[in-house]
Molecule: Lysine riboswitch aptamer
Organism: Caldibacillus thermoamylovorans
RNA sequence: UGGUGAGGUAGAGGCGCGGUAUUUAACAGUCUUUAGUGGAACUCGAGAUAGUGAUGAAACUAAAGAGAAGGAAAUAUCGCCGAAGCUUGCAAUAUGAUCUCGCUAUUGCUUGCUGGGCUUACAGUGAAUAACUGUAAGACUGUCUCAGGUAGAAUGGUCCCGGUUUGCCUGAGUUGUGCUAUCUCCAAA
Repeated sequence: UGGUGAGGUAGAGGCGCGGUAUUUAACAGUCUUUAGUGGAACUCGAGAUAGUGAUGAAACUAAAGAGAAGGAAAUAUCGCCGAAGCUUGCAAUAUGAUCUCGCUAUUGCUUGCUGGGCUUACAGUGAAUAACUGUAAGACUGUCUCAGGUAGAAUGGUCCCGGUUUGCCUGAGUUGUGCUAUCUCCAAA
C1' cells in the first nucleotide's frame, strides 16, 4: 500500500437498555368473622380420587379484621451499547387438595425478527384507566453512502482557480452479523 477477506481490543447514539436496594402514595385479587339474598353444587381447565355441602354449596351485597403480589414515582448503586425485547422448538424446575395431561411462571440451549427512544390506533396478558408485549402509521434521532451548498485549515500554481480535509445545512437512500478508531493474520514493495 492492497484486499475491503478473517480474528481481536476500545468506543459512539440518549427521556439509551437491563438488574438490585431503600423510601413514598394508592390498591385489585385472596383469607377470617358476622348479617342478608340464594337454593345445589364446589376446587385454574379436563379425567380419576379425596374432601366440603340442606346443621345451607357456588354466586352476590354490607360491615369489621388480617394481609397485600405486581406495577408507579423518587433516590442510590451495579452491569452495559444485541445494551435488550419478543419469538420457534427442546429440556429441567415450581405452583395450584393428590395423580396424569394441559395452562402459567422461571432457567438453559436453540430458530427467526427488531439501529434507538417517543406519540397514536388496534390486538394480547392483566382486576385495571397501571404496566408490558406485538403489529401498523407518524414525526424525531444515530450510523454509513451519494448529490448540492456554505465557513475555516493546509497545500499546488504569480493572483483568480482546482483538488484534499474538518465542521455545519438541505435532499435522497440504507440500517446493528452494522459504524468509528486501532492491532494481528495474508499478499506486494